[in-house]
Context: one part of a larger RNA
RNA sequence: UGACGGGGACCCGCACAAGCGGUGGAGCAUGUGGUUUAAUUCGAAGCAACGCGAAGAACCUUACCAGGGUUUGACAUCCCGCGGAGGUCGGGUAAUGCCGACCGUGCCCUUCGGGGAACGCGGUGACAGGUGCUGCAUGGCUGUCGUCAGCUCGUGUCGUGAGAUGUUCGGUUAAGUCCGGCAACGAGCGCAACCCUUAUCCUUAGUUGCCAGCACCUCGGGUGGGCACUCUAGGGAGACUGCCGGUGUGAAACCGGAGGAAGGUGGGGAUGACGUCAAGUCCUCAUGGCCUUUAUAUCCUGGGCUACACACGUGCUACAAUGGUCGAUACAAAGGGUCGCGAAGCCGCGAGGUGGAGCCAAUCCCAGAAAGUCGGCCUCAGUUCGGAUCGCAGUCUGCAACUCGACUGCGUGAAGGUGGAAUCGCUAGUAAUCGCGGAUCAGCAUGCCGCGGUGAAUACGUUCCCGGGUCUUGUACA
Numbered sequence: 001u002g003a004c005g006g007g008g009a010c011c012c013g014c015a016c017a018a019g020c021g022g023u024g025g026a027g028c029a030u031g032u033g034g035u036u037u038a039a040u041u042c043g044a045a046g047c048a049a050c051g052c053g054a055a056g057a058a059c060c061u062u063a064c065c066a067g068g069g070u071u072u073g074a075c076a077u078c079c080c081g082c083g084g085a086g087g088u089c090g091g092g093u094a095a096u097g098c099c100g101a102c103c104g105u106g107c108c109c110u111u112c113g114g115g116g117a118a119c120g121c122g123g124u125g126a127c128a129g130g131u132g133c134u135g136c137a138u139g140g141c142u143g144u145c146g147u148c149a150g151c152u153c154g155u156g157u158c159g160u161g162a163g164a165u166g167u168u169c170g171g172u173u174a175a176g177u178c179c180g181g182c183a184a185c186g187a188g189c190g191c192a193a194c195c196c197u198u199a200u201c202c203u204u205a206g207u208u209g210c211c212a213g214c215a216c217c218u219c220g221g222g223u224g225g226g227c228a229c230u231c232u233a234g235g236g237a238g239a240c241u242g243c244c245g246g247u248g249u250g251a252a253a254c255c256g257g258a259g260g261a262a263g264g265u266g267g268g269g270a271u272g273a274c275g276u277c278a279a280g281u282c283c284u285c286a287u288g289g290c291c292u293u294u295a296u297a298u299c300c301u302g303g304g305c306u307a308c309a310c311a312c313g314u315g316c317u318a319c320a321a322u323g324g325u326c327g328a329u330a331c332a333a334a335g336g337g338u339c340g341c342g343a344a345g346c347c348g349c350g351a352g353g354u355g356g357a358g359c360c361a362a363u364c365c366c367a368g369a370a371a372g373u374c375g376g377c378c379u380c381a382g383u384u385c386g387g388a389u390c391g392c393a394g395u396c397u398g399c400a401a402c403u404c405g406a407c408u409g410c411g412u413g414a415a416g417g418u419g420g421a422a423u424c425g426c427u428a429g430u431a432a433u434c435g436c437g438g439a440u441c442a443g444c445a446u447g448c449c450g451c452g453g454u455g456a457a458u459a460c461g462u463u464c465c466c467g468g469g470u471c472u473u474g475u476a477c478a
Stems, first nucleotide, its partner, number of pairs: 001478002003475003007472007015462002019426005026317008034308002042053002064303007073127001077126002079123005086103006107116003129292002132290003138286002140281003143277001145275001150189006156165003169180003195269004200237007209227001214224003240263001243257005319419001323378007335366003340359002345354003385416001390411007432454007
């Protein structure tokens, strides 16, 4: 100087407390451990691994296993020889490889012999290849403490020195934020602000919106007409403790108030200092070293990653009456769409089929929002709750749904009556609850990323648990 303390003082955080809803019990989904297996590819491991890499494992993916092939190779550059680049069909095989037939012959130069570029086949060797090892050789990227308020430097001063001072102290703040003081005076990286979005208004613009005012009307902004309003997206205004009162050191600031759409960082996001964990990643990529080279490379078929006595994490659906079901009916936002979204109509109980209008999209489509509201039934029961499991029949995607897809109809109706010890999230348009969209994607979502609808309760307080910050103290620790 740090680190540590079941030392002290002060302060903060959904840290506790006060509340609301969960997990832990059930069934299922998913990840992991374990076990099994020819293989169940690999990585991730307290917080910070476990719906994680994977924003899509039937083939492919795929790295694993079995079997069958290839060896200058599936891919790159160079050299030599040959050639009709490419396409269609047949044979053979489990399939690729393999064999054969047919069609076809381009570009540039040319002395018409040929040469060159691209491409294919064969050959030679330099080489290719490796998701093989080492994240404890590395770059890059990322997690975490932590959006915490800290981490440092120059000069000066003090100290023999390590170092100290500044950065401590009194106030104050979300903040090393600001003020005052002070052997310090300044500065840098962080904080804040500048950026995006949301909340109000003005303006510019009018193939969205508006009977606002008018006319027509098949009654639908449908038509004429108009940009007032809504909206869209460009520009601007607005919030700064600016104003008033009080407290305070004539300070910073705090408390209350006015005005205001918004008030003291308005809400949300992006933004992550010096560093810590030899944290994670050699399987994104890059890369040192090592290893491999008829194999640890590469191609194909099939299988596996989907196994199942069990254990754990994360979720979904429930256990019902604030509910279930039937009928009627209302109101979103944000997105996506040409190898696409696909309307009306018709067929089917339905998944879906047919059909093809319109739309490269503020114009058309996906698209019915759902909870809600109105009315009927159910009356506390393993039930008109709950839907697992299984049987049958189907639909769709795809070369192909056996291993191993999603969905539909009929039948079947399991466990489950609020879950022990323990444990998680959340302070407001939040929790809870309701539906909608998107990426990936042929198909496949209870996951993920977004969107809006309805919309609470509680916070006395900081003694205690956890984490963190500042000062101080002890130490046989570094």
About this RNA:
The prediction has a mean pLDDT of 84. A computed fold for a 478-nucleotide part of an RNA from an uncultured organism, annotated as small-subunit ribosomal RNA, 3' major domain. Rfam family: Bacterial small subunit ribosomal RNA.